[in-house]
Context: one part of a larger RNA
C1' cells in the first nucleotide's frame, strides 16, 4: 500500500484453557464409637514341671490356662482437603478471504467521552448530571514577531 482507509460488537463455524452444575469415582486427613490378633505389661495361677532348699512331705522359681489395661489391621458415622467424570449451562481466548449492520476515528456526518437509568438483534439508543481530551464563527483578555 494513506477514506475504495481504520474499524467496533452481536451471530455462525473450528479448537483451546476455565466458572457453575444434580451428583458420582478416587486419594489423603481428622473426629466419636464398635471389634480387637499376635505381643509386652499387671492380676491370678487349684492344673503341669528333671535343675535351688529339703530325706521326703513341701517350699522356691516357673509354665499352661483364665481374668483385665494398651493396641496394629478392620467395621460404622459425622467432617476437612485434593484429583478424575458428569446431562446442562456462563463468559473468556484463538483462527487469510463467513452473517448482520456502521458505533468510533474527520464536525465520523446526531462532537466525543465518564457516571447513572431505562430501553434495544448487535455494535448501540435515549434521559440526567460532568469533563474538554470538540471542530467551526464571533467577541474579549494575555504573549510572540
Nucleotide at each position: 500500500c494513506a477514506c475504495c482507509g481504520c474499524c467496533c460488537g452481536u451471530c455462525a463455524c473450528a479448537c483451546c484453557a476455565u466458572g457453575g452444575g444434580a451428583g458420582u469415582u478416587g486419594g489423603u486427613u481428622u473426629g466419636a464409637c464398635c471389634u480387637u490378633a499376635a505381643g509386652c505389661c499387671g492380676g491370678u495361677g487349684a492344673g503341669c514341671g528333671a535343675a535351688c532348699c529339703g530325706c521326703a512331705a513341701g517350699g522356691a522359681c516357673g509354665c499352661a490356662g483364665c481374668c483385665g489395661a494398651c493396641c496394629a489391621c478392620g467395621g460404622u458415622c459425622a467432617g476437612g482437603u485434593c484429583a478424575g467424570c458428569g446431562a446442562c449451562u456462563g463468559g473468556g481466548g484463538u483462527g487469510a478471504a463467513g452473517u448482520c449492520g456502521u458505533a468510533a476515528c474527520a464536525a465520523g456526518g446526531u462532537a466525543g467521552c465518564c457516571g447513572u437509568a431505562g430501553g434495544g438483534g448487535a455494535a448501540c439508543c435515549u434521559g440526567c448530571g460532568g469533563c474538554u481530551g470538540g471542530a467551526u464563527c464571533a467577541c474579549c483578555u494575555c504573549c510572540u514577531u
Predicted 3D model of a 145-nucleotide part of an RNA (small-subunit ribosomal RNA, 3' minor domain) from Acidomonas methanolica. The full RNA is in RNAcentral, with records from ENA and SILVA. Rfam family: Bacterial small subunit ribosomal RNA.